Predicted 3D model of a 529-nucleotide part of an RNA (small-subunit ribosomal RNA, 5' domain) from an uncultured prokaryote. RNAcentral holds the full RNA, with entries from ENA. Its mean pLDDT, the model's own confidence on a scale to 100, is 85.
Context: one part of a larger RNA
RNA sequence: UUGAACGCUGGCGGUAUGCUUAACACAUGCAAGUCGAACGGAAACGAUGGUAGCUUGCUACCAGGCGUCAAGUGGCGGACGGGUGAGUAACGCGUAGGAAUCUGCCCAGUAGUGGGGGACAACCAGGGGAAACCCUGGCUAAUACCGCAUAAUCUCUACGGAGAAAAGGAGGCCUCUUCUUGAAAGCUUUCGCUAUUGGAUGAGCCUGCGUGAGAUUAGCUAGUUGGUGAGGUAAAGGCUCACCAAGGCGACGAUCUCUAGCUGGUCUGAGAGGACGAUCAGCCACACUGGGACUGAGACACGGCCCAGACUCCUACGGGAGGCAGCAGUGGGGAAUAUUGGACAAUGGGCGCAAGCCUGAUCCAGCAAUACCGCGUGUGUGAAGAAGGCCCUAGGGUUGUAAAGCACUUUCAGCAGUGAAGAAAUGCUUAAGGUUAAUAACCUUGAGUCUUGACGUUAACUGACAGAAGAAGCACCGGCUAACUCCGUGCCAGCAGCCUCGGUAAUACGGAGGGUGCAAGCGUUAAUC
Numbered sequence: 001u002u003g004a005a006c007g008c009u010g011g012c013g014g015u016a017u018g019c020u021u022a023a024c025a026c027a028u029g030c031a032a033g034u035c036g037a038a039c040g041g042a043a044a045c046g047a048u049g050g051u052a053g054c055u056u057g058c059u060a061c062c063a064g065g066c067g068u069c070a071a072g073u074g075g076c077g078g079a080c081g082g083g084u085g086a087g088u089a090a091c092g093c094g095u096a097g098g099a100a101u102c103u104g105c106c107c108a109g110u111a112g113u114g115g116g117g118g119a120c121a122a123c124c125a126g127g128g129g130a131a132a133c134c135c136u137g138g139c140u141a142a143u144a145c146c147g148c149a150u151a152a153u154c155u156c157u158a159c160g161g162a163g164a165a166a167a168g169g170a171g172g173c174c175u176c177u178u179c180u181u182g183a184a185a186g187c188u189u190u191c192g193c194u195a196u197u198g199g200a201u202g203a204g205c206c207u208g209c210g211u212g213a214g215a216u217u218a219g220c221u222a223g224u225u226g227g228u229g230a231g232g233u234a235a236a237g238g239c240u241c242a243c244c245a246a247g248g249c250g251a252c253g254a255u256c257u258c259u260a261g262c263u264g265g266u267c268u269g270a271g272a273g274g275a276c277g278a279u280c281a282g283c284c285a286c287a288c289u290g291g292g293a294c295u296g297a298g299a300c301a302c303g304g305c306c307c308a309g310a311c312u313c314c315u316a317c318g319g320g321a322g323g324c325a326g327c328a329g330u331g332g333g334g335a336a337u338a339u340u341g342g343a344c345a346a347u348g349g350g351c352g353c354a355a356g357c358c359u360g361a362u363c364c365a366g367c368a369a370u371a372c373c374g375c376g377u378g379u380g381u382g383a384a385g386a387a388g389g390c391c392c393u394a395g396g397g398u399u400g401u402a403a404a405g406c407a408c409u410u411u412c413a414g415c416a417g418u419g420a421a422g423a424a425a426u427g428c429u430u431a432a433g434g435u436u437a438a439u440a441a442c443c444u445u446g447a448g449u450c451u452u453g454a455c456g457u458u459a460a461c462u463g464a465c466a467g468a469a470g471a472a473g474c475a476c477c478g479g480c481u482a483a484c485u486c487c488g489u490g491c492c493a494g495c496a497g498c499c500u501c502g503g504u505a506a507u508a509c510g511g512a513g514g515g516u517g518c519a520a521g522c523g524u525u526a527a528u529c
Stems, first nucleotide, its partner, number of pairs: 001527002004525005011375006017368002019333001024331003028328003033076003038073002041069002045067002048063007083286003092211007101203002106199008114148001116146002123138006154163003168191006177184003212258003219249003224246008261283004265276004288309005311322004339365001341364003347361001348359004378408004388399004412470001414465001415463004422455001427449008473518005478499003484513005494501001
């Protein structure tokens, strides 16, 4: 000094920390959804209107037209966030460089957004299966899918040329055109979409140097080392393949074996060093074990898919389902490590125009003296040096101003009351500016207004509330090492870190009185400097 444990003891608060062992197996709940302003629609709920019944305020039915919205198509996100350290001695990490690359959302710029088509879910009908789920036929929408047109500074090129795109949604308006109520194929604002350039961010790749132990491991290597050509990748490259050459590494330690995630840092130390790598932060790897790809800007994907294996569960025996090294929690292992809690109020993330929804990230609360820090358990006075205890040379000494008594105080805890900050926004109303034909709508800024707190019976403050009231232990006393006497025991019982102690006067064992040291802790054990 510790992520500690054990024994005895235990008043309060603040701040941190909490499976170091079995990367052992997991019951249960939750941890990734969201968008109706992409789409066809309407299972449920509600409002409204209508019809019928009557128990006159309920029941049933109808109406997607309205708030909304199950399931479905579609988009974005499930590659982030969270966990663990098994593997890895490696370009994995750290540091310094490099060139042959990609990059959704975001920012800036340029150009475009024309005209068509056929499907598939949902749904309906029929069927199979114990279930998981599946099959057949029919209808249908789209920002789903596919052609056509056009297109460059984009791609390819033999430099002649060739190829290749898109999607609409929402709000508002009548200035122009058409119908003349008001709308539209019109105008406008905005969110999108397509192509491309540049940026930003993120990611992939290569290299120098550094980064454990063992020589009781001395030789290792055939895609091996290099070349040419081809394939492949976003991209260089034996990355892969064909052919050719015979190279490449190694006592400056190759290969093999053992151990290990790396770093910023942490602990210690005057430093140099040594040991470690919990929490927090960066990087890497993994997700029951092994392998594989699909989708996608990004994965070879913890809560996606497929195959194989082990294990568990369901089964009508034909076949199916699962993966806590997410948060809680259970069993097991262990000396040992917490609640099946609250909230999205804040910060951040996903989706959405927004309202909002989701968020075991996060913020909080609970448990544990596990650690550090702070506070308290009273203060003053009080000699008859009381009683009791212990010792005694029996005079006394000591416990000891200690107690009692007297006079005060009330921190903390208790009770009662007051009561911040964490809240900024969003929304609504309105003013100015931008945009526009426009006083809509939208954007920016300002003003006003209505709200929004899990923690929380918050922190803090007040009390003319109560009363010394509720709050001290642990280890040691032979020397090292601060602190001594009596009794019991008699090499016994025991102590012990070392020297040692104990065999009848033990300051060393056990008890008592007294003392010493720390103190809500004290000691022991383990580990490290």